[in-house]
RNA sequence: GGGCGAUUAGCUCAGCGGUAGAGCGUCUCGUUUACACCGAGAGGGUCGGCAGUUCAAUCCUGUCAUCGCCCA
Numbered sequence: 001g002g003g004c005g006a007u008u009a010g011c012u013c014a015g016c017g018g019u020a021g022a023g024c025g026u027c028u029c030g031u032u033u034a035c036a037c038c039g040a041g042a043g044g045g046u047c048g049g050c051a052g053u054u055c056a057a058u059c060c061u062g063u064c065a066u067c068g069c070c071c072a
Base pairs, nucleotide, nucleotide: 001071002070003069004068005067006066007065010024011023012022013021018055026042027041028040029039030038048064049063050062051061052060
C1' cells in the first nucleotide's frame, strides 16, 4: 500500500429500514440476627465521528478514526 471483518449500556452480545433490548454487573426494597442465595423494582445509551439516500437510518451508501485477520 491492497482486501476482508468489527465498533450498540460498566462488561459480553442481540437487533439489520418503522418505540433501542437481553444476560452479567451497579443501586433500592423485601427476605435473614447478619451475609449470601432468592424475589420485586430502578438507574445507566448523542447505536465510534462526519456527510449522503429516505417520510423515517443502529440498519443502506461514502469518508475518517480505532482494533483484528489476510496479501504484498
Transfer RNA from Asaia prunellae JCM 25354, 72 nucleotides, folded computationally. Lineage of the source: Bacteria > Pseudomonadati > Pseudomonadota > Asaia > Asaia prunellae. It was read from a public genome assembly. Its Rfam family is "tRNA". Rfam classes the family as a transfer RNA.